[in-house]
A computed fold for a 102-nucleotide RNA from a marine sediment metagenome, annotated as Guanidine-I riboswitch aptamer.

RNA sequence: AAUGGAUUGCUAGGGUUCCGGCUGUGACAUAUUUCACAGUGACUGGUCCGAGAGCAAUCGACCUUUCCUGAAGGUUACACGGCGGGACAAAAGCCCGGGAGA
Numbered sequence: 001a002a003u004g005g006a007u008u009g010c011u012a013g014g015g016u017u018c019c020g021g022c023u024g025u026g027a028c029a030u031a032u033u034u035c036a037c038a039g040u041g042a043c044u045g046g047u048c049c050g051a052g053a054g055c056a057a058u059c060g061a062c063c064u065u066u067c068c069u070g071a072a073g074g075u076u077a078c079a080c081g082g083c084g085g086g087a088c089a090a091a092a093g094c095c096c097g098g099g100a101g102a
Base pairs, nucleotide, nucleotide: 005059006058007057008056009055010054013049014048018046019045020043021040022039023038024037025036026035027034060076061075062074063073064072065071066070078098080101084096085095086094
């Protein structure tokens, strides 16, 4: 000085666009029900967002053996972390960020 990687799925977590729940109002009905509008995420949920320091898989990179020219094996370590700001509907362990610091 360079490399220390990328992607997919899931989860911790997150809020409220959409669905649903709950509350209220109105209409039909005049018993229930249904529909529309508004509010509500200290509403369990479905859709959605989602980890550098979480999990799994695939690919890649590096190394060794082999030369039967096809494969096999190994490594991919370590990792405490604000305040503040940004996006999407909004928030977050997302991004700024393996940041500032320690």

Model confidence (mean pLDDT): 80 of 100. RNAcentral holds the sequence, with entries from MGnify.